[in-house]
RNA sequence: AUCUUAUCCAGAGUGGCUGAGGGUGCGGGCCCAAUGACGCCACAGCAACCGGCUCACUUCCCGGAUCGCACGAUCUGGGCGGCGAGUGCUGGUGCUAACUCCUGCCCGACGACCGCAGAUGGGAUUCCUUCUCAUCCGCACUGUCGGGGCAGAUAAGAU
Repeated sequence: AUCUUAUCCAGAGUGGCUGAGGGUGCGGGCCCAAUGACGCCACAGCAACCGGCUCACUUCCCGGAUCGCACGAUCUGGGCGGCGAGUGCUGGUGCUAACUCCUGCCCGACGACCGCAGAUGGGAUUCCUUCUCAUCCGCACUGUCGGGGCAGAUAAGAU
C1' cells in the first nucleotide's frame, strides 16, 4: 500500500507548550476557535478488538478407582482444541466536542403541498372553441423515518 472480516446513536479530560485555523477527500450545512481551538508532550481516564488469567459446558485423546465372567456401567484426573461468561491485567493497539457532527447516490413507508399531465362530474362563454370549480389517479418536488450503497476510522488477519 492492497485485500478480507468485524464494529462505528454507549463511554471517557486536566495541565504544559504552541499560536490560527480546525471538525482527515470534495460540495452543501452546522459547529469548535485569541475566554487560545487544531496539533504536540505529560499525567489521568474510557472501552474491551487482540493477548493473558479465572470459571462453566464440551468433541477428541490419555489415565485412575469401584462394580462386573465379559461386553460394559458409574465416579474421577489430565491434555490439544471448541464455545460461553467474567476479570483491567506493569501485555499489543485504539479512543477521550457534537451519531463517522449532519448531508450527497439508490430503494421503501408515511405525511404535507401544490407544479405538470390525464379521467369523471358541475358551471360560464358558445359557431368552432376557451375558461373555471370539485373529486380521483399518475409523475415530479419537498419533509420525516427505515434499509442499502459510496467514502472514512479502528481492530484482527492475509498478501

The RNA shown here (SAM riboswitch aptamer (S box leader)) has 159 nucleotides and comes from a Bacteroidales bacterium.
The coordinates come from a structure-prediction model, not an experiment, and the mean pLDDT is 80.
The organism belongs to Bacteroidales, within Bacteria.